[in-house]
Molecule: Bacterial RNase P class A
Organism: Thermoanaerobaculia bacterium
């Protein structure tokens, strides 16, 4: 220079006026001070806290599933090993069991799994027919080495073998077991010895086998608590009613049970409404030690809004960033993405104009 691979980040900065919310002053009028993100997003994982359940234990069902590690966890993160892809930096993998069962494999294909004879090849032995007796043709049969079908056809190459073939024998590769070395392991390996090869493929098909899970969610829960209507205690009780005795006995009055509209306190539930849960917590960052690293430790430093008809917004300069004009100073004019707390943290995932800075790979020139 040119094509690429991996990270880490920025996402405007200062000031003025106006206004909102918090919070602390103040009788007030006002002061002061804080005031969104890297993802607040999606609600896909994990937890913490809070009810439910007297609290445990199985089934069934759902999640994960190479190995070692971190971590409160976790389907997350670090390191690795194994496959796959790339010339390479480097990316991608639901990556436990198929020599427990039990299934499936469309379409082509002769045949798809204790294999299997379409085309091709041979037809030594065997049968029948010619025969110039050398053998020829047909058939039984042989044969997976070739070719043809497929995602996928029961290990390559070669050299022997053979009627022609065929791990039928053999050398190398390749599988597989064991056994020795290195590794904590997962697993390597110019090693060794044994097996001719026996165990094709699909568990994101039942399934086995090891781990893990109660549920609901901050509109969880808690606590004050009107008005109005419901209950429930007690008390009063008609310009109501029913009995009972006793007197007087005509109408009635008089005490005393008991029903009872109504009506006064009182408790209790639970609505609006208010307060708490609510933001300093397994927090974040810097820095120093330990660890490859994910992370961990530190009486070091520094940050951290809390609203609920739900604030965080408007406008102006001034520098910066882009374009034009200009020798310069400077002038004119223009971009700003994705999105935006709602209990709180730890991942993950998706979005996102512009922009900067670090390792590193291949190519290609030059010294």
């Nucleotide at each position: 220079g040119g094509a690429g691979c991996g990270g880490a980040c920025c996402g405007g900065a200062g000031g003025a006026u106006c206004g909102c919310g918090g919070c602390g002053g103040g009788u007030a009028a006002c002061c002061g001070u804080c005031g969104a993100g890297g993802a607040a997003a999606g609600u896909c994982c994990g937890a913490a806290c809070u009810c439910c359940u007297a609290c445990g234990g199985g089934c069934a069902g759902c999640a994960g599933g190479c190995u070692g590690g971190c971590u409160a966890a976790c389907g997350g993160c670090c390191a690795g090993g194994c496959g796959c892809g790339g010339c390479g930096a480097c990316g991608c993998g639901a990556c436990g069991g198929a020599a427990a069962g039990u299934g499936c494999a469309a379409c082509a294909g002769a045949a798809a799994a204790c294999a299997a004879a379409c085309c091709g090849c041979c037809g030594a032995c065997c049968g029948u027919u010619c025969u110039u007796c050398g053998g020829a043709a047909c058939g039984a049969g042989g044969u997976a080495a070739g070719g043809g079908u497929g995602a996928a056809a029961c290990g390559g190459u070669g050299c022997g073998g053979u009627a022609a073939g065929a791990g039928c024998g053999c050398a190398c590769c390749g599988c597989g077991g064991c056994a020795c070395a290195c590794g904590u392991g997962a697993g390597u390996g110019u090693u060794g010895c044994c097996g001719g090869c026996a165990c094709g493929g699909c568990a994101a098909a039942c399934c086995c086998c090891c781990u893990g899970c109660g549920g609901a969610g901050c509109a969880a829960g808690a606590c004050c608590a009107a008005a109005u209507a419901g209950g429930g205690a007690c008390g009063c009780a008609a310009u109501g009613g029913a009995c009972c005795c006793g007197c007087c006995c005509g109408u009635g009055u008089c005490c005393g049970u008991u029903c009872g509209a109504g009506u006064g306190u009182c408790c209790g539930g639970g609505u609006a409404g208010g307060u708490u849960g609510c933001u300093c917590g397994a927090c974040c960052g810097c820095c120093g030690c330990g660890g490859u690293a994910a992370c961990g430790c530190g009486a070091g430093c520094g940050g951290c809004a809390g609203a609920c008809g739900a604030a965080u917004g408007a406008u102006c300069c001034u520098c910066g960033c882009c374009c034009u004009c200009g020798c310069a100073a400077g002038a004119g004019g223009g971009a700003g993405a994705c999105a935006a707390a709602a209990u709180u943290c730890g991942g993950c995932u998706u979005a996102c104009a512009g922009g900067u800075c670090c390792g590193c790979u291949c190519c290609a020139c030059g010294c």